The RNA shown here (SAM riboswitch aptamer (S box leader)) has 117 nucleotides.

RNA sequence: AUCUUAUCAAGAGCAGGCGGAGGGACCAGCCCGAUGAAGCCCGGCAACCGACGUGGACGUUACACGCACGGUGCUAAUUCUUGCGGAGACGCGAUUUGCGUUUCGGACAGAUGAGAG
Numbered sequence: 001a002u003c004u005u006a007u008c009a010a011g012a013g014c015a016g017g018c019g020g021a022g023g024g025a026c027c028a029g030c031c032c033g034a035u036g037a038a039g040c041c042c043g044g045c046a047a048c049c050g051a052c053g054u055g056g057a058c059g060u061u062a063c064a065c066g067c068a069c070g071g072u073g074c075u076a077a078u079u080c081u082u083g084c085g086g087a088g089a090c091g092c093g094a095u096u097u098g099c100g101u102u103u104c105g106g107a108c109a110g111a112u113g114a115g116a117g
Base pairs, nucleotide, nucleotide: 002116003115004114005113006112007111008110013042016041017040018039022032023031024030026083028081029080043075044074045073048071049070050069052066053065054064055063079109084106086104087103088102089101090100091099092098
């Protein structure tokens, strides 16, 4: 690389420091950005994994709750929307096929954790 599995509607710096033009995975949109992008540091959020604590239990495993010490992660917009197919509503056209807008839920894709390899 790839596979399995869980989660993705909440939360987190309106003037923190360095930095200097780009960024939001890809497509098409639509946005963010010199009243300063990416990135790094600090701060913060959360609690996936480990540690630790509490509970019932003889004990272990497992489970529930807590903590936030360690390992990640995250910190504009629902994973910003859309991309494939389904159902509904409205409008246009109307013999049928059709076109446009929109709502809902699904798949795919993506991200992150844990595990496999």
Background
Of the family's consensus pairs, 97% are formed in the model. The sequence was found by an Rfam model in a public genome assembly.